[in-house]
């Protein structure tokens, strides 16, 4: 120096002008509200709503069934499909990633295309010529015998080919070729022994080998699992119009219009009148202080737990956090100075132009996972090279 690998972090700053939402206060109003001061005002993902909890209301003796989730193994947690540690397979020289990873010798079911054959398989190219027929030589009277071709019958699957996969691999023996036939050693299944909390791994003995993938197909085994949600739900509460009751009144007139009253005069019986409860709109609340952050101590390999001190006003409801200017930043182009290098090119710095700055907006909270993201910064690591 270069190629990588890993774990964190930042997420444009400062002023001014001119809005938005909350909160606590001055003034001015009978108030509704005006005007105004000062404080606060998104994220790492507020996203996706995939998972897990807390809250909340409703159901619920207990047990089975259906249906879903979950799946190596100890840990951690309110909890989990998350997180640490580890074990086993896979990937890469390495650092490191990744991995739905229970069971296929209970059972159904499937294995496309290509091939001969696709699970208790198969003989296309190929290999042989041992046995059986023929057919040739010699032999023999015959029976037969020995040598040779042939490949009809027939042995075989070694080695070609076809697939993701072809009924253990490699090598020796061995045979006519061949074959766990038989033998080494790997691998596989059983057994015991040793380490380990266990997943597992090692070791030694035995078995020729019986068992092809597939369970993100059904199933089978262990385990978990009420249901719906902040539009949960709790309180306040108008006008109409309904329910309930209670008094008065039903023509010998309760009530009401008209009028200042009294008269009068008209309407009037499903009526007038008071109370109660329910419900729609409205308002309140639930509404942010929490399985919270920071520093320090302790225990653990680590997630994480325990202590102790210490910080912290986001709460809108159609839905506030936002507009613009400026100046630094910051990124891109041109010009051009020094410096390093043979160069290519690189650092660093000056002018000048020219970008508008990633993903994206809480909505009851909290832990996670995914999923998206200009540009930058800091740590720790492994491979190759050069120099000391």
């Nucleotide at each position: 120096c270069a190629a990588g690998c890993u774990g964190g972090c930042c997420a444009g700053a400062u002023g001014g002008c001119c809005g938005c939402c909350c909160g606590c206060g001055g003034c001015g109003g009978u108030g509704a509200c005006g005007c105004u001061g000062c404080g606060g005002g998104a994220g790492g993902a507020a996203a996706g709503u995939c998972c897990g909890g807390g809250c909340u209301c409703c159901g619920c003796a207990g047990g089975a069934c259906a249906g879903g989730g979950u799946g190596c193994u100890g840990g951690g947690u309110a909890a989990c499909u998350c997180c640490c540690a580890g074990g086993c397979g896979g990937g890469g020289c390495a650092a490191c990633c990744c991995g739905a990873c229970g069971g296929a010798a209970a059972g159904u079911g499937c294995c496309a295309c290509a091939g001969a054959g696709a699970a208790c398989a198969g003989a296309c190219c190929g290999c042989c010529g041992a046995c059986g027929a023929c057919c040739c030589c010699c032999g023999g009277a015959a029976a037969c015998g020995g040598g040779g071709a042939c490949a009809c019958g027939g042995g075989c699957a070694a080695g070609g080919g076809u697939g993701a996969a072809a009924c253990g691999g490699u090598g020796g023996g061995g045979u006519a070729a061949g074959a766990g036939c038989c033998c080494a050693c790997c691998g596989c299944c059983c057994c015991g022994c040793u380490g380990g909390c266990g997943a597992c791994a090692g070791c030694g003995g035995g078995g020729g080998c019986a068992c092809g993938g597939c369970a993100a197909a059904c199933c089978c085994c262990a385990u978990c699992c009420g249901g719906a949600g902040c539009a949960a739900g709790a309180c306040c509460a108008a006008a109409u119009a309904g329910g309930g009751g209670g008094g008065c009144g039903c023509c010998u007139g309760a009530g009401g219009g008209c009028g200042g009253u009294u008269c009068g005069u008209c309407c009037g019986a499903u009526g007038c009148u008071c109370c109660c409860g329910g419900g729609u709109u409205g308002g309140u609340u639930g509404c942010u202080g929490g399985a919270g952050g920071g520093c320090g101590g302790g225990a653990g390999c680590a997630a994480u737990c325990c202590c102790g001190c210490u910080c912290c006003u986001a709460g809108a409801g159609a839905g506030a956090u936002g507009g613009u200017c400026a100046u630094c930043g910051c990124c891109c182009c041109g010009c051009u100075g020094c410096c390093g290098g043979u160069a290519a090119c690189g650092g660093c710095g000056g002018c000048g132009g020219g970008g508008a700055c990633a993903c994206a907006g809480a909505a009851c909270c909290c832990g996670g996972c995914u999923u998206a993201c200009a540009g930058g910064c800091c740590g720790g690591c492994u491979u190759g090279g050069a120099c000391c």
This is a predicted structure of a 388-nucleotide RNA (Bacterial RNase P class A) from a Nitrospirota bacterium. The RNAcentral record of the sequence draws on ENA. Of the family's consensus pairs, 94% are formed in the model. A source record names the gene rnpB. Rfam family: Bacterial RNase P class A. The family's RNA type in Rfam is ribozyme. Its mean pLDDT, the model's own confidence on a scale to 100, is 76.